[in-house]
The RNA shown here (Bacterial RNase P class A) has 353 nucleotides and comes from a Pseudomonadota bacterium.
Its Rfam family is "Bacterial RNase P class A". The family's RNA type in Rfam is ribozyme.
The coordinates come from a structure-prediction model, not an experiment, and the mean pLDDT is 76.
C1' cells in the first nucleotide's frame, strides 16, 4: 500500500420564530420544566404483573434436543466439543437415538437390503470337439446405472477372483489416560468387518409447558328502569276462593345491594440509566457513587428561517438532497429495515528499513 474478518458507536449540531402534548404555578392572560428509537417495527420466544382454574399422580397434546455455565426465564447468551467451509483472521450447523419396533427410497439400473450379474473375467473341474473353442460351471477385479451398490490402498494367493490370507488406513467392542461433561488420544488388547441412508417419517428417550391477557383487573358511582328488606294500614281493589281466616300483588315512607353512563387507579422508580472497583476466559454477578428520563383520548413529540457539517451536480455563483422508521402495561431476547460516517482488534498478500 492492497484485499479481507470480527466487534463497538454515531446517525445531523447551534440559534431564532410559530405551534402541539403532559405536569407544576397562576383568577386569567400566560410562565416554567419535560417530551420517541436503535430498532419504538414484526408480535416469533421468554418473564414480571392481573384475573380465572387447580389435592396429588398419570394419560393425551405441544415444544425443546451435543456438553457445561449464565439468567427471573427462554427457542436467548457465553465458553467448550464434534462436523462442514476458508491459506488465514474467522464463519456456518433442528448436532439425542437407525443392533426397540413399524415404515420410506422417484428415475436409472442386472440388483436398493441379510441384494445382484447387463457388459465383462476364467478355462483348473465335468461334457462335446482333432483343435480353436462352446456348454455346464466358477467369479465379482474392471466397466456401466444411481443420491446411495454390503470397507480403501498395496502385496500374497488363484484357472480367474474374493478379508480367502497379510501389512497399513478406516470401523466396531472392551480397557487405560486426559477432561465436571460433550468428547479426544502417538495408547493397549480383541474382532476380518458384523452395524449403509432417512427420525424436518411414525416412533423411542430426556427435559419443559394450566388458560386468558392492561379491552388484564380494582375503586367511586348518577338519571331512568328493575331487585332485596323493614315499618305502616280498625284493610280499599284483585287473585287462591262461593264464604271466614290466612297468604300474595297493587300503596306510602325508610334502608340496602348489583349494574349502565361517567370518573379514578392500574401507569411507569425499573430484572432502570451512567461511572468506578472487585470476581470470572466470557456471558454475567456483587459492591460503592451519581442520575430521574414520554405516560395519552387512539390523536402530542412538528414546521419554517439562518448558519455550520456531510453527500451529489456545477469552472464559479449557486442549486438539490440528508436513511430506516414513530411509544400505548413493563422488561429480557430473536428477527427484519436503515442514506452516510467514525473507532478498535485481528488475518492474508506485496514492498521498504
Nucleotide at each position: 500500500g492492497g484485499a479481507g474478518u470480527c466487534g463497538g458507536c454515531c446517525g445531523g449540531g447551534c440559534a431564532g420564530u410559530c405551534g402541539c402534548g403532559a405536569c407544576g404555578c397562576g383568577c386569567a392572560a400566560g410562565c416554567g420544566u419535560c417530551g420517541a428509537g436503535g430498532a419504538a417495527a414484526g408480535u416469533c420466544c421468554g418473564g414480571g404483573c392481573u384475573c380465572c382454574g387447580c389435592a396429588g399422580g398419570g394419560c393425551a397434546a405441544g415444544g425443546u434436543g451435543c456438553c457445561a455455565g449464565g439468567u427471573a426465564a427462554c427457542g436467548c447468551c457465553u465458553g467448550g466439543g464434534c462436523g462442514g467451509c476458508g491459506c488465514g483472521a474467522g464463519c456456518c450447523g433442528a448436532c439425542g437415538g437407525a443392533a426397540a419396533g413399524u415404515g420410506c427410497a422417484a428415475c436409472a439400473g442386472a440388483g436398493a437390503g441379510c441384494a445382484g450379474a447387463c457388459c465383462g473375467c476364467c478355462g483348473a473341474g465335468g461334457c462335446c470337439g482333432c483343435a480353436a473353442g462352446g456348454c455346464c460351471g466358477g467369479c465379482a477385479a474392471g466397466g456401466g446405472u444411481g443420491a446411495a451398490a454390503c470397507g480403501g490402498u498395496g502385496g500374497g494367493g488363484u484357472a480367474a477372483g474374493a478379508g480367502c490370507c497379510c501389512a497399513c488406513c478406516g470401523c466396531g467392542u472392551c480397557g487405560c489416560u486426559g477432561g465436571c461433561a460433550a468428547c479426544a488420544g502417538u495408547c493397549g488388547a480383541c474382532g476380518g468387518c458384523a452395524c449403509g441412508g432417512c427420525a424436518a417419517a411414525c416412533c423411542c428417550c430426556a427435559c419443559c409447558u394450566g388458560g386468558a391477557g392492561c379491552a388484564a383487573g380494582a375503586c367511586c358511582g348518577a338519571a331512568u328502569a328493575g331487585g332485596g328488606g323493614a315499618a305502616c294500614g280498625a284493610u280499599a281493589a284483585c287473585g287462591c276462593u262461593g264464604c271466614c281466616c290466612g297468604c300474595g300483588u297493587u300503596g306510602u315512607u325508610c334502608c340496602c345491594g348489583g349494574g349502565u353512563a361517567g370518573g379514578u387507579c392500574g401507569c411507569u422508580g425499573g430484572a432502570g440509566c451512567g461511572g468506578c472497583g472487585c470476581a470470572g476466559c466470557g456471558a454475567u454477578g456483587c459492591g460503592c457513587c451519581g442520575c430521574c428520563u414520554a405516560g395519552a383520548g387512539g390523536a402530542a413529540u412538528g414546521a419554517c428561517u439562518g448558519u455550520c457539517a456531510c453527500g451529489c451536480c456545477g469552472c464559479a455563483a449557486g442549486g438539490c438532497g440528508c436513511a430506516c422508521a414513530g411509544a400505548a402495561c413493563c422488561c429480557g431476547g430473536c428477527u427484519u429495515a436503515c442514506a452516510g460516517g467514525c473507532c478498535g482488534a485481528c488475518u492474508c498478500c506485496a514492498c521498504c528499513c